[in-house]
RNA sequence: GAGUGCAUAGCUCAAUUGGUAGAGCAUUGGGCUUCUAAUCUAAUGGUCGCAGGUUCAAGUCCUGAUGCACCCA
Repeated sequence: GAGUGCAUAGCUCAAUUGGUAGAGCAUUGGGCUUCUAAUCUAAUGGUCGCAGGUUCAAGUCCUGAUGCACCCA
């Protein structure tokens, strides 16, 4: 320098053909227990990495730049 893929909650990751974003773990409150652990339950937490475009509607499609990984030279 060329190519491919990835970027979503504190962490690991989903999201079907474009139709108002979820799970597990973690955190907090409550139940249970003499207390803790374990377990049950509820809640909190997101401009879907950034900037634009298309669309009635974008996490999803298109473009650009950025970062990371792999590969070729």
Description: Predicted 3D model of a 73-nucleotide RNA (transfer RNA) from Adiantum capillus-veneris. Its Rfam family is "tRNA". Rfam classes the family as a transfer RNA. RNAcentral holds the sequence, with entries from Rfam. Taxonomically the source falls in Adiantum (Eukaryota, Viridiplantae, Tracheophyta, Vittarioideae). The prediction has a mean pLDDT of 80.